A computed fold for a 73-nucleotide RNA from a Clostridia bacterium, annotated as transfer RNA. The prediction has a mean pLDDT of 81. Its Rfam family is "tRNA". Rfam classes the family as a transfer RNA. NCBI's taxonomy places the organism under Bacteria, Bacillati, Bacillota, Clostridia.
């Protein structure tokens, strides 16, 4: 130095022919408990790797780029 693939809370992940993002676990409060746990109800947490482009509108489509992982030279 080609080429594909992935990139979404704090962690594993969803997100459908483009309509402003969810699940589960973890936190966090609060009930119940004598007190942890455990369970049942809330609560906050994300400019969707980054930067431009199409468009009324982009996690989606195009360009670029940057990380991790593959295969090929």
């Nucleotide at each position: 130095g080609c080429u594909g693939a992935u990139g979404u809370g704090g962690c594993a992940c969803a997100g459908a022919u483009g309509g402003u993002a969810g699940c589960g676990c973890a936190a966090c409060u609060g009930a119940u408990u004598c007190g942890u746990a455990a369970u049942c109800a809330g609560u906050a947490g994300g400019u969707c790797g980054u930067g431009g482009g199409u468009u009324c509108g982009a996690u989606c489509c195009c360009c670029a780029u940057c990380a991790u992982c593959a295969g090929c030279u």